[in-house]
RNA sequence: GGGCGUGUAGCUCAGUUGGCAGAGCAAUGGUCUUAUACACCAUCGGUCGCAGGUUCAAGUCCUGCCACGCCCA
Numbered sequence: 001g002g003g004c005g006u007g008u009a010g011c012u013c014a015g016u017u018g019g020c021a022g023a024g025c026a027a028u029g030g031u032c033u034u035a036u037a038c039a040c041c042a043u044c045g046g047u048c049g050c051a052g053g054u055u056c057a058a059g060u061c062c063u064g065c066c067a068c069g070c071c072c073a
Base pairs, nucleotide, nucleotide: 001072002071003070004069005068006067007066010025011024012023013022019056027043028042029041030040031039049065050064051063052062053061
């Protein structure tokens, strides 16, 4: 330098044919317990890597860039 893949909550990841952004864990609060843990309930938490484009509507499609991984040179 070229090709492919990945990028979504603090972490691990879903998100189907373009149509309300989600789960588990973590954190916080509550119930329970002498207390802690476990269990249960609730809450909190998002610039969907960045910038454009298409569209009534984009995490999803298109373009460029960035970061990381793999392969080739």
Molecule: transfer RNA
Organism: archaeon